[in-house]
Context: one part of a larger RNA
């Protein structure tokens, strides 16, 4: 606990969906809860604001008056709320259209690697800074043919695309989500945010069953070194892959929550639409959506940001409040476990 903040100083939940709550477009009518106003009333004094007075002054003390709280009655109707009606600029639906590694499942393909079989062939191969361990006359390496297996998809490839984030990249088919453009037919505020809650969530790790080519924690060996529990080399288990179930964390980063509106320009790029020109396409111009760079005002402690804001405002959520102790202890809760979430204090500087 006011205030001030959250790109880099402490601080944006990893991301979404969404109950409650908070906030919410235009016009008209009516209401009078909030709001404003008048009168009455009620509530000790002290205190407090204003005016005046008394101790030499002040503090202090005294007098008057006001503000402020509750209640009642009358009134106002701009704003907020509640009611009714209407609207279309927000939001959504429909139609047409193109783009995309968006997701799930099934099938297929070629290069490479390793292994197996056979042929050719002979003494080396491999590896390094140099070597050695290792492999090889039981025929390796190299090369040719055939076969098997698993994993990943060169070129295309692009501060390119898609997705809420994590993430997604060979090809084909099936199922399926979202965004965008054009048009302006339909609904008529149906919206934004979102404590709890629910779901998704890289890698590693865990459980069960498969699979296992390459790579490779652990481990063994060879080197290096004063040592070398490393870096380099030879091997190599778990794992990496698939199916089902857990885990729920990351520098989950743009270290930047979401929404809406407004505020100079310039230049790339991706998807669409319109126009000019043209036989047609390109070029050129305008416009919408995304993604980059540069830059003015503004902003910032500076760096920088700058229509994809860190500018100007409003709405909602989360979070911070000196360093260490400590993301620890205890408790609670989730988990098979590993551990996760929530999260102190003493003490100390």
């Nucleotide at each position: 606990u006011u205030g001030g903040g959250c790109g880099u100083a402490a601080a944006g939940c990893g991301c979404g969906c969404g109950c409650a709550g908070g906030c919410g477009g235009a016009u008209g009518c009516g209401u009078a809860a909030g709001u404003c106003u008048a009168u009455c009333u009620u509530a000790a004094a002290a205190g407090u604001g204003c005016g005046g007075g008394g101790c030499u002054u002040a503090a202090c003390c005294c007098c008057g008056u006001g503000a402020g709280g509750g209640g009642a009655u009358g009134g106002a109707a701009a704003c907020u709320g509640g009611g009714c009606a209407u609207c279309u600029a927000g939001a959504g639906u429909a139609u047409c259209g193109g783009a995309g590694a968006g997701g799930a499942a099934a099938g297929c393909g070629g290069a490479a690697u390793u292994c197996c079989u056979a042929g050719u062939g002979u003494a080396g191969c491999g590896g390094u800074g140099a070597a050695a361990u290792g492999c090889g006359u039981a025929g390796a390496u190299a090369u040719u043919a055939g076969g098997a297996a698993g994993a990943a998809c060169a070129c295309c490839a692009g501060u390119g695309g898609c997705g809420a984030a994590g993430g997604c990249g060979g090809c084909u088919u099936u199922c399926u989500g979202g965004a965008c453009g054009a048009c302006a037919a339909c609904u008529g505020a149906c919206g934004c945010u979102g404590a709890g809650g629910c779901g998704c969530g890289a890698a590693a790790g865990c459980c069960a069953g498969g699979g296992g080519a390459g790579c490779g924690a652990a481990c063994g060996g060879g080197a290096u070194u004063a040592g070398a529990u490393a870096c380099c080399c030879c091997g190599g288990u778990a794992g990496u892959c698939c199916u089902g179930g857990c885990c729920g964390u990351a520098a989950a980063c743009g270290a930047u929550g979401g929404g809406u509106a407004c505020u100079a320009g310039g230049u790339g790029u991706a998807g669409g639409a319109g126009g000019u020109a043209u036989c047609g396409a390109c070029c050129c111009c305008u416009u919408c959506u995304g993604u980059g760079c540069c830059g003015g005002a503004g902003u910032u402690a500076a760096c920088g940001c700058a229509a994809u804001a860190a500018g100007u405002a409003c709405c909602c959520c989360g979070c911070c409040u000196g360093g260490g102790g400590a993301g620890u202890a205890c408790g609670a809760u989730c988990g098979c476990a590993a551990g996760g979430u929530u999260g102190a204090a003493a003490c100390u500087c």
The part of an RNA shown here (small-subunit ribosomal RNA, central domain) has 349 nucleotides and comes from Veillonella magna. RNAcentral holds the full RNA, with entries from ENA and SILVA. Its Rfam family is "Bacterial small subunit ribosomal RNA".